[in-house]
């Protein structure tokens, strides 16, 4: 050079004009106003409302070990399988020596075994009965594998070597790793039931609170010499029962509602993930719902995915481009 791996930053700049939310005041001007995923709503908070003595059952979910966190099924470190030549990547990765299921076709058999072979004894000569797991067949998986010994034909029957569990020692915070020795030979499935350990109370901001009260309806109280409208008063006219309470229309009005496990810089401890300290900064808050349009210019580009709705940590999905690496692996050169 090519061809991989991993990792990190951006999310069209600029200006003009017109517009539209919200906030502030000098009331016509000023300041701000989408995302990196605002998406799916899959996790785990916060806050609100109900519910609740403690304990248990039933029902859900997690699931190798340590650590991070407000928690999390989340991140970070490590073990152990698995894939790839390799940088790397990925894994719901507890328990099958508690018990129960199941294992389809094929195979004589799937926890158990005699089809066909081999060897025995027998007899109506090709069958009969026993005895064998070395060999053939079947299968994803057939009684630890492989020699030897041994026997009537053979077997972990015995013996060496291997392999695998478990004990016991060592190492290590732990998963877990490793020799000798003794033990042993055990199928596979638990995203089957089940066993074991933790962990879960339901509902979501239209949650929830405050407040005004249009009609109609009740009750209770006053009044008939009352109340009210027109008007400056009075007279007069015109009209009506009035007041409290309950209840209610109105997607009413307010609050909740954005300052918050916040952002950004630095400095320190940590392998990290994160965690303290110190500065700095206020960055959308609507309720039919603002964030937008033309134009001109720059660059390969009339800008990919894609629009906030109580907040916040994560996961996952969509989706343009741009950089790094003292990171692999191939080729050619010095």
């Nucleotide at each position: 050079c090519c061809g991989g791996g991993c990792g990190g930053c951006c999310u069209g700049g600029c200006g003009a004009u017109c517009g539209c939310a919200u906030g502030g005041c000098c009331c016509g001007c000023c300041a701000u106003g989408a995302g990196g995923a605002a998406a799916g709503u899959c996790c785990g908070a916060g806050c609100a409302u109900c519910a609740c003595a403690g304990g248990g059952c039933a029902g859900g979910g997690u699931g190798c070990c340590g650590g991070c966190u407000a928690a999390c099924g989340g991140c970070c470190g490590g073990u152990g399988g698995a894939g790839g030549c390799g940088a790397c990547u990925c894994c719901a990765a507890g328990g099958a020596a508690a018990g129960u299921g199941c294992a389809a076709c094929a195979g004589a058999a799937a926890u158990a075994g005699a089809c066909c072979g081999c060897c025995g004894u027998c007899c109506u000569c090709g069958g009969a009965c026993g005895g064998u797991a070395a060999g053939g067949a079947u299968g994803g998986a057939a009684a630890g594998g492989c020699g030897a010994g041994g026997u009537a034909a053979g077997a972990g029957c015995u013996c060496a070597c291997c392999c695998g569990c478990g004990g016991c020692c060592c190492g290590g915070a732990a998963a877990c790793g490793g020799a000798a020795c003794c033990g042993c030979g055990c199928u596979g499935u638990a995203a089957a039931c089940c066993c074991c350990a933790c962990c879960c109370g339901a509902u979501g901001c239209a949650a929830g609170g405050u407040u005004c009260g249009a009609a109609c309806a009740g009750a209770g109280g006053c009044a008939a010499u009352a109340c009210g409208g027109c008007g400056g008063c009075c007279c007069g006219u015109c009209g009506u029962g009035c007041c409290u309470c309950u209840a209610a229309a109105g997607a009413g009005a307010c609050c909740g509602c954005u300052u918050g496990a916040g952002g950004c810089g630095u400095g320190c401890g940590g392998c990290g993930a994160c965690g303290c300290g110190c500065g700095u900064c206020c960055c959308a808050g609507a309720u039919a719902g603002a964030u937008g349009a033309u134009c001109g210019u720059c660059c390969a580009a009339c800008g990919a995915c894609a629009g906030a709705a109580c907040u916040c940590g994560g996961c996952u999905u969509a989706c343009g481009a741009c950089c790094g690496c003292g990171c692999c692996g191939g080729c050619a050169g010095c």